[in-house]
Context: one part of a larger RNA
RNA sequence: UCAUGGUUAAGGAAUUAGGCAAAAUAGUCCUGUAACUUCGGAAGAAAGGACGCCUACUGAAAAGUAGGUCGCAGAGAAUAGGAGAAGGCGACUGUUUAACAAAAACACAUGGCUGUGCGAAAUUGAAAGAUGAAGUAUACAGCCUGACACCUGCCCGGUGCCGGAAGGUUAAAAAGGAGGUAUUAUCGUAAGAGAAGUAUUAAAUUGAAGCCCGGUAAACGGCGGCCGUAACUAUAACGGUCCUAAGGUAGCGAAAUUCCUUGUCGGGUAAGUUCCGACCUGCACGAAUGGUGUAACGAUCUUCUCACUGUCUCAACCAUGAGCUCG
Numbered sequence: 001u002c003a004u005g006g007u008u009a010a011g012g013a014a015u016u017a018g019g020c021a022a023a024a025u026a027g028u029c030c031u032g033u034a035a036c037u038u039c040g041g042a043a044g045a046a047a048g049g050a051c052g053c054c055u056a057c058u059g060a061a062a063a064g065u066a067g068g069u070c071g072c073a074g075a076g077a078a079u080a081g082g083a084g085a086a087g088g089c090g091a092c093u094g095u096u097u098a099a100c101a102a103a104a105a106c107a108c109a110u111g112g113c114u115g116u117g118c119g120a121a122a123u124u125g126a127a128a129g130a131u132g133a134a135g136u137a138u139a140c141a142g143c144c145u146g147a148c149a150c151c152u153g154c155c156c157g158g159u160g161c162c163g164g165a166a167g168g169u170u171a172a173a174a175a176g177g178a179g180g181u182a183u184u185a186u187c188g189u190a191a192g193a194g195a196a197g198u199a200u201u202a203a204a205u206u207g208a209a210g211c212c213c214g215g216u217a218a219a220c221g222g223c224g225g226c227c228g229u230a231a232c233u234a235u236a237a238c239g240g241u242c243c244u245a246a247g248g249u250a251g252c253g254a255a256a257u258u259c260c261u262u263g264u265c266g267g268g269u270a271a272g273u274u275c276c277g278a279c280c281u282g283c284a285c286g287a288a289u290g291g292u293g294u295a296a297c298g299a300u301c302u303u304c305u306c307a308c309u310g311u312c313u314c315a316a317c318c319a320u321g322a323g324c325u326c327g
Base pairs, nucleotide, nucleotide: 001322002321003320004319005318006317007316008315010313011312014311019308027051028050029049030048031047036041038147052069053068054067055066056065057064058063070074082306083305084304085303086302087301088300089298090297094106095105111144112143113142114141115140116139122131123130124129148293149292150291151290153223154222155221158220159219160216161215162214163213164212168211169210174206175205179201180200181199182198183197186193187192224242225241226240227239228238251285252282263279264278265277266276267275
């Protein structure tokens, strides 16, 4: 010097990104116990008290009551909850990056949509076959949501999916063969015309999906500008106008979302970019890509308080081990 333990005056988080680490609490019995609540909880809430030994009595015993008695200390050592007030997120128990992430991520019960009538759909396999399932729509599969409470608004123009077949348009293939071209018997003085055959080209006609018409948002998704107006001012219930498929409803809101921003006001502090309660000017919340609440729960994140302490003011001493020097 390092590591691991132990003790510490006065103060007690002044340390620090942050009480990280340490300290404190701790057992059993008795008293007592708030908000809130899904009436189960919250709860060991919180906050207090008792605890050894001896004698007597009661008792089956455990133990209780009374009296006495010793120590600084009686759960005499060891083992053994710190507590409270709020907020965010996720309902919960659970699961996860074996070896830097345990979470607000995943799952979950619940809710919904879609497909599937059984040789099911879906998945797998060139196939046979297998899973689904020795199941049968209260089943199985796919997708989303994520307990519970109150709810879940408007838009089908785009994309997707489902349905429709009256009319129009329309590909390839196949059928079809009007007409044209080449050739030349023949006709014609010539220009030219040109049968049959052969070769080549080929129109009309028949012809799916789509376009078309309709439905569907707990399908993918989307949910506006500008201008004016009230008897102070300000604001605009109201009006005008343009555009749109429709212009964001309820609720929430500087939020895990707010750039400007340490917004403004209130609270807490002597002092608060964090925190809590409001406001609404929402750069860029918003309703199962769920919205808003919510008791209980959490090795979760954030703020505060009590207790407690060498975290600190500010360091000191002790023990053990290592290191170093000598041997």

This is a predicted structure of a 327-nucleotide part of an RNA (large-subunit ribosomal RNA, domain IV) from Candidatus Azobacteroides pseudotrichonymphae. It was read from a public genome assembly.